[in-house]
RNA sequence: UUGGCAGACUAGGCAAUCGCUUGUAGGUUACUAUAAGAGGAAAGUCCGGACUCCUAUCAAACAUGGUGCCUUAGGAAACUUAGGUUUAACUAAGGGCAAUUGUAAAAAAUUGACGGAAAGUGUCACAGAAAAUAACCGCUUUUAAUCGAAAGAUUGAAAGUAAGGGUGAAAAUGUGUGGUAAGAGCACACGGAUUCAUGCAGUAAUGCAUUAGUAUAGACAAACCCCACCAGGAGCAAGACAAAGUAUGCAAGCAGGUCGUUUGAUACCGUACUUGCGGGUAUGUCGCAUAGAUAAAUGGUUGCCAUUGCAAAGCAAUUUGCAAACAGAAUCCGGCUUAUUGUCUGCCAUGUUU
RNA sequence: GCCCCGGUAGCUCAGCUGGAUAGAGCAGAGGACUUCUAAGCCUAAGGUCGCAGGUUCGAAUCCUGCCCGGGGUACCA
Numbered sequence: 001u002u003g004g005c006a007g008a009c010u011a012g013g014c015a016a017u018c019g020c021u022u023g024u025a026g027g028u029u030a031c032u033a034u035a036a037g038a039g040g041a042a043a044g045u046c047c048g049g050a051c052u053c054c055u056a057u058c059a060a061a062c063a064u065g066g067u068g069c070c071u072u073a074g075g076a077a078a079c080u081u082a083g084g085u086u087u088a089a090c091u092a093a094g095g096g097c098a099a100u101u102g103u104a105a106a107a108a109a110u111u112g113a114c115g116g117a118a119a120g121u122g123u124c125a126c127a128g129a130a131a132a133u134a135a136c137c138g139c140u141u142u143u144a145a146u147c148g149a150a151a152g153a154u155u156g157a158a159a160g161u162a163a164g165g166g167u168g169a170a171a172a173u174g175u176g177u178g179g180u181a182a183g184a185g186c187a188c189a190c191g192g193a194u195u196c197a198u199g200c201a202g203u204a205a206u207g208c209a210u211u212a213g214u215a216u217a218g219a220c221a222a223a224c225c226c227c228a229c230c231a232g233g234a235g236c237a238a239g240a241c242a243a244a245g246u247a248u249g250c251a252a253g254c255a256g257g258u259c260g261u262u263u264g265a266u267a268c269c270g271u272a273c274u275u276g277c278g279g280g281u282a283u284g285u286c287g288c289a290u291a292g293a294u295a296a297a298u299g300g301u302u303g304c305c306a307u308u309g310c311a312a313a314g315c316a317a318u319u320u321g322c323a324a325a326c327a328g329a330a331u332c333c334g335g336c337u338u339a340u341u342g343u344c345u346g347c348c349a350u351g352u353u354u
Numbered sequence: 355g356c357c358c359c360g361g362u363a364g365c366u367c368a369g370c371u372g373g374a375u376a377g378a379g380c381a382g383a384g385g386a387c388u389u390c391u392a393a394g395c396c397u398a399a400g401g402u403c404g405c406a407g408g409u410u411c412g413a414a415u416c417c418u419g420c421c422c423g424g425g426g427u428a429c430c431a
Base pairs, nucleotide, nucleotide: 002349003348004347005346006345007344008343009342012305013304014303015302016301017300018299020037021036022035023034024033025032026031039326043337044336046335047334048333049332050331051235052234053233054232055267056266058264059263060262061261062260064231065230066229067228068227069095070094071093072092073091074090077086078085079084096114097112098111099110100109101108115226116225120224121223122220123219124218136165137164138161139160140159141158142157143156144155145154146153147152173191174190175189176188177187178186192216193214194213195212197210198209199208200207201206239286240285241284242283249277250276251275252274253273256269257268279430280429281428307324308323309322310321311320312319313318355427356426357425358424359423360422361421364380365379366378367377373411383397384396385395404420405419406418407417408416
């Protein structure tokens, strides 16, 4: 210098004028006055909630889906005896554990969808003898045949063997001693791992120590699955009231009808319930808001000032001109993610100069 | 507004219970055949599996976030 990441702030201001939407007031129904009028993401619709309906939304089980180390604090909202209590999604700080980088070893930094692979099933391509019930080569013993004077050698068969070899992302706990035909946790010592129990430290996750045991246990659960906890479904085009109009129409299913399934409880319906076809309406108010609907207003121009960048003029101070992002509320609230202007701070990478 | 589905060669689609080299048909290109053309025959080419990140030894496939496209959805009875 350029680029990236993280955090904080910002998203031009004032005036004039021409308009737009909504409310209020006046009015001769032409209009006039006055008040208010987008965002940090209003976006994506990815999570959670409020609210409404599903005859009731009550209970239980299964299925399905989601979440997954610990502590503290915050958090729309709900409840409340108005002191407070409990939080969802999510956020912050600190800690534990693991992996990677790093170091002689530490320290330190970064990342983590971070319960379980010692309940079970499944997968592990190619290569390799073998991918979890490991004998291809090698090593050892026995035996048969052949050769040889013999020692022994070669070939075949049977058996033993995980010490050695190459492959691979991954190869069966490591070192040593004994032991053996050769070997092997076969035995022993030390170390690593892991299970149970106890003790200590810590709020806890967890760590350390000791006793006893296991010859020792591959990876994958963002494969099925198991464990713990949570969740009924649909969504404001939900839904309520009024008006208008039509055919309590036809067909099928089911004897019962509620949410994926099953069960229970009472209450309700029986002209019920489910599906398809056909018929009618295309309106208003509420839901719905101190911006606000039913296809959507929140804007344009001019002048002055401020910030940044570019260009031109000028020796310079400076002057003139041009440009300034992403985007646009539709029931509401909280979060996450993505897009994006400018300034500042910190970190990382890269290039140049000293 | 709300809800659902999809994106693989120029086009239409398989593959989506992870295994390396991603297939099929049509279209297009070249060759051979034919007097010439078509059909049929032979041959190769053509793909960042919409994009990015993660899980895994390994991703078109599994998970997450974006981009693009398509569809459904009024009330009464």
Molecule: RNase P RNA; transfer RNA
Organism: Saccharimonadales bacterium (SeqCode)